[in-house]
The part of an RNA shown here (small-subunit ribosomal RNA, central domain) has 350 nucleotides and comes from a metagenome.
Context: one part of a larger RNA
RNA sequence: CUGGGUAUAAAGGGUGCGCAGGCGGGACGAUAAGUCAGAGGUGAAAUCUGCCGGCUUAACCGGCACACUGCCUCUGAAACUGCCGUUCUUGAGUCCGGAAGAGGAAGGCGGAAUUCCUGGUGUAGCGGUGAAAUGCGUAAAUAUCAGGAGGAACACCGGUGGCGAAGGCGGCCUUCUGGUCCGGUACUGACGCUGAGGCACGAAAGCUAGGGGAGCGAACGGGAUUAGAUACCCCGGUAGUCCUAGCCGUAAACGAUGGGCACUAGGUGUCGGGGGAGUCUACCCCCUCGGUGCCGCAGCUAAUGCAUUAAGUGCCCCACCUGGGGAGUACGAUCGCAAGGUUGAAACUC
Numbered sequence: 001c002u003g004g005g006u007a008u009a010a011a012g013g014g015u016g017c018g019c020a021g022g023c024g025g026g027a028c029g030a031u032a033a034g035u036c037a038g039a040g041g042u043g044a045a046a047u048c049u050g051c052c053g054g055c056u057u058a059a060c061c062g063g064c065a066c067a068c069u070g071c072c073u074c075u076g077a078a079a080c081u082g083c084c085g086u087u088c089u090u091g092a093g094u095c096c097g098g099a100a101g102a103g104g105a106a107g108g109c110g111g112a113a114u115u116c117c118u119g120g121u122g123u124a125g126c127g128g129u130g131a132a133a134u135g136c137g138u139a140a141a142u143a144u145c146a147g148g149a150g151g152a153a154c155a156c157c158g159g160u161g162g163c164g165a166a167g168g169c170g171g172c173c174u175u176c177u178g179g180u181c182c183g184g185u186a187c188u189g190a191c192g193c194u195g196a197g198g199c200a201c202g203a204a205a206g207c208u209a210g211g212g213g214a215g216c217g218a219a220c221g222g223g224a225u226u227a228g229a230u231a232c233c234c235c236g237g238u239a240g241u242c243c244u245a246g247c248c249g250u251a252a253a254c255g256a257u258g259g260g261c262a263c264u265a266g267g268u269g270u271c272g273g274g275g276g277a278g279u280c281u282a283c284c285c286c287c288u289c290g291g292u293g294c295c296g297c298a299g300c301u302a303a304u305g306c307a308u309u310a311a312g313u314g315c316c317c318c319a320c321c322u323g324g325g326g327a328g329u330a331c332g333a334u335c336g337c338a339a340g341g342u343u344g345a346a347a348c349u350c
Base pairs, nucleotide, nucleotide: 003322004321005320006319007304008303012318014201015200016199017198021194022193023192025088026087027086028085029084031082033081034080035077036076037075038074039073040072041071042070049065050064051063052062053061054060091191092188093187094186095184096183097182098181099180103177104176105175106174107173108172109171110154115149116148117147118146119145120144121143125136126135162169163168206247207246208245209244210243211242215241216240220236221235222234223233258317259316260315261314262313263312266295267294268293269292270291271290272289273288274287275286276285299306300305323350324349325348332343333342334341335340
């Protein structure tokens, strides 16, 4: 390289948008670039292979043939691919009418709880643990009542419930805003799929500047435990956690499963629509579309398991793997304020 692969053995990019590229629905006509057929030219010799021959054999040498899988020219074919033209509606999209939702952004509001402050009642303990101690408390704590301040998070509802491309999203209200689903089938007429680079988004931690700081809490201090205890347990506690603006760009970023389309037994729950019958009250039943679970046949799999939400059967496009360690290291490049990220070896060794 080919081949074979990528849920768990090495391997799916964290996610989307999208330029180039690759691939692309039905019909008719035209063309003849690809494609196919025939003919001609060329494809040096040697080599290789087959046969024959020459040195006593062989190596070696000579002859003939094949081959040189290619290229060019001419003539022809028109199914398929391409190009061109016309057309179609089923792919895709638009429109109209409905629907659900923690989808996103901004602003405002609310109650419970913790902490702190002030005041009242009240007195010797409180707290904490396996047991304790550090700690707090007669300068009146803990407990309890009233008032106030402030920050953060939103109990119940809450659900293999919902929404989002992923990260993720949960009190209530308002404004702005994205996507999705169902019904109708009016419109456009292949406008599609994928997508190297690129661009954007991207948990937590971390960074810069300014604010904020209730609770929690790396580091740190103390008390215990222990042979020791740089831990687990306890008392404290700074950064941080929160907000604004800007960086970082990683993750077990997981369904460890890239995206699209088509096809291939069923059963059962649930969420959102639509249609129908039973009296349009409820509730229930049937059909159907979209989502989300469980079970299970064929098939697949090394097995576990997957199984119309495929890991089944096919096609298209992208990414990635190729023994373990060295190593996601070194060097270089590039991005970053830094931390570091991305790209990514070799010697050597088993």